[in-house]
């Protein structure tokens, strides 16, 4: 100077008018004055997890439905950190649903001989045992060469597939193969290290034991009751409407040809339910900051310090002026920890590569 990679922060600023709101003070008690607080890093998606609240609920178990390599953090995760192993990159770093295919069961499209008890299209051989051409003699159930014609061997090569039954090399064969044998590599076992996952191994064992696939079905191991702030609690109108007491009962309607009886009906207290409406829940919390200790970290402890929105026709906004790089995504509704997802520019930090001067 270029290109890149990880973390962390900001997300126009000042004045000024004039609105909205929650509080708190005043009196003059009014849509009052004055003072003060008033959106996010994601308030978004409502994906996970947990407080709170109700409702169920002895224990255990089936089903269902998430998690899924180790270890730790954390109420608590499918979340974070470190760590393993794989796979990318030259690196700094990214990325991954990373248990279990010798427990059984399915699936493996085209293509291919053959997709899993192996098999054989082209290829190679044809050593055996036949055909069949030629020789040769001692003329036979013979012997010697040739043919790739049958049977038959084989799985080195080629050739299909995403994937084809461990690779390389020598020997060995008719060709050929863990068929023999070194070398890689695998499987077991053992020993070392490591809380674990795993990783090394100059040990011993095994010719090698059987391809993918479990966001297929199953096996294992953990976890997990439902339902949400419109949960839930309080308070309560009426020309709405239940219940009881007591008074009136010789009223009144209505059923009936008429009496009885049955139904409704009045006035007066009390009761509980619960609609409108209205308070609560509500915002001080697993909380921010800063310092200091322990830990590699996530995170925990201790100590100062600060209060930072709380609406419910739902505000947090509108103009105007200066100034700059001209301002993206986007607006709380019970609170919190995560994830993912949006998003103009701009700032620190730490690193890695190259190229160029010394």
């Nucleotide at each position: 100077g270029g290109a890149g990679u990880c973390g962390g922060c900001c997300g126009g600023a000042c004045a000024g008018u004039c609105g909205c709101u929650g509080c708190g003070a005043c009196c003059u008690u009014g849509u009052g004055u004055c003072g003060u607080g008033g959106a996010g890093g994601a308030a978004a998606g409502u994906c996970c997890g947990g407080g709170c609240u109700c409702c169920a609920u002895a224990g255990g178990g089936c089903a269902g439905g998430g998690u899924g390599c180790c270890a730790g953090g954390u109420a608590a995760c499918g979340c974070c950190u470190g760590g393993g192993c794989g796979g990318c990159g030259c690196g700094a770093g990214c990325c991954g649903a990373c248990g279990g295919a010798a427990a059984g069961u399915g699936c493996c499209a085209c293509a291919g001989a053959a997709a899993a008890c192996a098999u054989a299209c082209c290829g190679c051989c044809g050593a055996u045992g036949g055909c069949u051409c030629g020789g040769a003699c001692c003329c036979g159930u013979u012997c010697c060469g040739g043919g790739a014609u049958c049977a038959g061997g084989u799985a080195a090569g080629g050739g299909u597939g995403a994937a084809a039954a461990g690779g390389u090399g020598c020997g060995g064969u008719a060709a050929g193969a863990g068929c023999g044998c070194a070398c890689c590599g695998c499987g077991c076992g053992g020993g070392u290290g490591g809380c674990a996952a795993c990783a090394c191994u100059u040990c011993g064992c095994g010719g090698c034991a059987c391809g993918g696939u479990a966001a297929a079905c199953c096996c294992c191991a953990c976890c997990c009751g439902g339902a949400g702030c419109a949960a839930g609690g309080c308070c309560a109108a009426a020309u709405a409407g239940g219940g009881g007491u007591g008074c009136a009962u010789u009223g009144g309607u209505g059923u009936g040809g008429c009496c009885c009886g049955c139904a409704c009906u009045g006035c007066a207290c009390c009761c509980g339910g619960g609609u409108a409406g209205g308070c609560u829940g509500c915002u001080c919390g697993a909380g921010g900051c800063g310092c200091g200790c322990g830990g590699u970290g996530a995170c925990g402890c201790g100590c100062g310090u600060c209060c930072c929105a709380g609406a419910u026709g739902a505000a947090u906004g509108a103009c105007u002026g200066u100034c700059c790089c001209a301002g993206a995504c986007a607006g709380a509704a019970c609170c919190c920890g995560g994830c993912u997802u949006a998003c103009a520019g701009g700032c620190c930090g730490a690193c890695u590569c190259c190229c160029c001067a010394u």
Background
Bacterial RNase P class A from Thioalkalivibrio sulfidiphilus HL-EbGr7, 358 nucleotides, folded computationally. Model confidence (mean pLDDT): 78 of 100. The RNAcentral record of the sequence draws on Rfam. Of the family's consensus pairs, 92% are formed in the model. Its Rfam family is "Bacterial RNase P class A". The family's RNA type in Rfam is ribozyme.